[in-house]
Context: one part of a larger RNA
Formats: sequence, structure tokens, C1' cells
RNA sequence: GGAUGAAUAGUGGCAACAUGCUUAACACAUACAAGUCAGACAAGAAAUGAUAUUUCCAAUAGCGGAUGAGCGACUAGCACGUAAGAACUUGCCUUUGGAAGGGGAACAAUAACUCGAAGUAACUGCUAAUACCCUACACUGAAGAGCAAAAGGAAGAAUCUUCUCCACGAGGGGCUCACAUUUGAUUAGCUAGUUGGUGAGACAAUAUCUUUCCAAGACAAUGAUUAGUAACUCGUCCAAGAGUAUGAUCAACCACACCAUAACUAUGACACUGCCCAAACUCCUACAAGAGGUAGUAGUGAAAAAAUUGUUGUAAUAGCCGAAAGCUUGAAAGAGUAAUGCUAUGUGGAGGUAGAGAACCUACCCGUUGUAAACUUAUUUUCUUAGAGAGAGGAAACAAUAAUGGUAUCUAGGAAAUAAGCGACAACUAAAAGUGUGAUAGUAGCUACCAUAAUAUAGAGGAUACAAGUAUUAUCU
Repeated sequence: GGAUGAAUAGUGGCAACAUGCUUAACACAUACAAGUCAGACAAGAAAUGAUAUUUCCAAUAGCGGAUGAGCGACUAGCACGUAAGAACUUGCCUUUGGAAGGGGAACAAUAACUCGAAGUAACUGCUAAUACCCUACACUGAAGAGCAAAAGGAAGAAUCUUCUCCACGAGGGGCUCACAUUUGAUUAGCUAGUUGGUGAGACAAUAUCUUUCCAAGACAAUGAUUAGUAACUCGUCCAAGAGUAUGAUCAACCACACCAUAACUAUGACACUGCCCAAACUCCUACAAGAGGUAGUAGUGAAAAAAUUGUUGUAAUAGCCGAAAGCUUGAAAGAGUAAUGCUAUGUGGAGGUAGAGAACCUACCCGUUGUAAACUUAUUUUCUUAGAGAGAGGAAACAAUAAUGGUAUCUAGGAAAUAAGCGACAACUAAAAGUGUGAUAGUAGCUACCAUAAUAUAGAGGAUACAAGUAUUAUCU
């Protein structure tokens, strides 16, 4: 000199775009953040005088909830990165070819009844299905024999849609290997399912993943083991480069979800707003028991030098469900807030001297601030008042639909009107004289300054640097 997710002090016009708990993975009140399907079933309710029909809807059933969003505690590891591989899986999607025949038994909600303060729980009985079960065709085999699946719905009809099986694909996921990725030797030996083999089991699959038996190996000064620290990477900062430091935002991957552990369901989890057990903590209790987890969004307390609204609407982009209409979404799109950063722009322009007054200085004549002001004149970026008000844009796709937003912008009126600070002036280093103070008060990045003439301290006036910022502190280079 440059840089920062910065902080502090003084000051502070506006706009676009970015960014905003780096500390306590500390504790959390409140609200919301994952639902949807009535074209599977069908109790019930509403509309109508009634039927038909339509609408709403608890429960059963289906799909989703493993995505999105958050955080970086753990982790020195095939976790990440680059480059390869073989013994696997894959709901939805794409493509191809087949099939959907015949039967059956239940359960929930509702109802009745019972216990309880509550959360909730027990018992009796009824019933439907794309829920559940049996069977046939099919398939394999020379034969004995072995062995699978299914389900309908909408429509006047054409037809549409759904389900089942075989095979391929796409994208996704699991696994293996080579290389590479911190500090300490004041950590030198370490390992016993440990290293390899055999048989078996388990798994979607390989494998000591598990187990029986056998062998005694495997790793290590090219640093094993142990201890400390740490998510990794594309990248970011500095630098001519080498290289150092770093890993906020955005993107990819990994790990975690109060702490510790297990499994269930499922194509997929050992599951952030699922379940079980245990620990700590909080709440509730009629003491028998019960409820909870913001490292989702906003917000609160605590901690700290340190960081925003208990916001708008589903218009767009997308996710889930649905045949569709549509519903839902604190994702995402927006607004609000903070000079936190970067960029743009303004705080006026032209003229104006008996060079006014005032201040400072003075050799008392002057000189400087200084065309600066006043004054004259023109203008209106901006500001303000009133009115109008968008788009060949965001909307794709004829029409409709706009959170942003009555915003941007336009027209008319008004007035230079609303807008400058901060540091420094001994040398380094751009900018000097005067007054106070008198080793005192003080300054200080380094050299250093102050002892009665201080260009180095303090005030004033003046000159200088940067400028809606300035200076200091912290950290990297």
C1' cells in the first nucleotide's frame, strides 16, 4: 500500500446492487414452516317441498413427508478432491412386449358402554374398498416336480386413466481401489477379528461384515500408534511471480438434529417439526400420571467489541398431491432494517471590490481568510405540493390473473431552496506562523518532543489529505 461477514469514536443527502450472531451445537414464550387426493371407499352434514343431483367432510386406503430449508458440534477419514473399477440397487420418468379370470374372510370410523383431572385407554357389535387373503391361466424342466402377480375408476360413446409382470434406458444411490489433503518424536513401537486362508451365515451387493477351523501374520523413522487442532472442495485476499493466509455469502459433497442407543415402515431413513428405551432440563398434575426439543422463519433471554421485521403475497421460478380445476409451501420472489461494503450522483452555476463588515496577524502602514460572502442573474439533478399513472417487460398461452406498487415515470406549481464532515500540518509525509503552558500538563507508528521564545503539547485563525465518509483498533498479505 491492498484486503475484511469487521468493531469503536465524531459526523451523516439520496439511489441501484450485494451482505448482515465470526462468540454459547447455550436456553427458549408465541405464531407459522408438509400436505394432498371425494375420478379408491363411504358413516355423516348442508342446499331443494320431494326425488335426482351438487357441495362439504371425520375414519379407512393411496402418494408425499428420505425433497426443500438450517447448522459445522463430530470427523485426520476413502470424509472431501482428482482419476479409475466391479460384485449391486433404483419409487416416479422414457421405450418395448404381455396380462388384469374366479372367489373369500376381516378391521377402523360411526353406535353403545366403561375408566381417568388431563393426555389417552379398554370392551361389545355393524360395514365398504384400488386395504387384506385364496385360486386359475402363465412360466421353468425330458419327467417326477417346482413356482408368480393384479384392481379397478371416469365417460352417453369413442376413449381416457390406474394397477400387475418381463426386458432396456436415463438420472440417482450403495461399494472398492490409486494418488493427494494439518501440528508435535519432550508421542516409537502398535494390532488379536488383528493379517491371510477354508466352510457357512448375513446383506441389494463385495468384503473378517459375523462365525467355525487353520496359519502367524498386518502396519511402522517414506513417521505407525498416540495426543492436539480442523468439516472438505470449486474458490476468496495479498503478491510481478513463487508463495503465504483463508474456506462468510453463492455452488457441490459429507456430517448432525436436546444428549446417548436401538429398530420399525418404505424404492429410499436407522428419519430436523416419525416411533421405542434411558439421562439431563423445562412445563403441567386431582401425585396415580402426562407433555416438550427453533443448529426451519420471525422473535426472546444469555454470552459478547459485535450483527435486522413477532413483515407482503403465492404474481413469477420451483417442490408435493390431484384426471383436472385447484390446494399447499417462512423454499423462492419481494418489501422493511443497518453507511456493513461497492458503484453512481448531489450538497449548486455565471457575474460580482473604494477587496464591505468581522476574525487572525502586524513593523500599526499593511497583509491573509477572499469572488469567498452580500448583491444581480439564470437553472431545478435533488426536495416539496397537487394531479395523472405504466409497460411490445416480469406472463409462457387467445382471454383472465401483478405480491412488488399507486412504485417507477410523466405533467403543473414553488423556492438555491433540504444536504459536509473527519484526520493531519518536526522528518518519514502533502500542509506554517501566532498565543497559553513551562519536565508540569501532555504527545508518540519510528526517530523522539516539552527545562520561558515548543513549526512535535492545548485553543484560535490559516494552509493540506480524503470525502458521505474520516480516523483508530483487530487480523491477513
Predicted 3D model of a 477-nucleotide part of an RNA (small-subunit ribosomal RNA, 5' domain) from Cucurbita moschata. The prediction has a mean pLDDT of 82. The full RNA is in RNAcentral, with records from SILVA. Its Rfam family is "Bacterial small subunit ribosomal RNA". Gene Ontology terms of the family: structural constituent of ribosome and ribosome.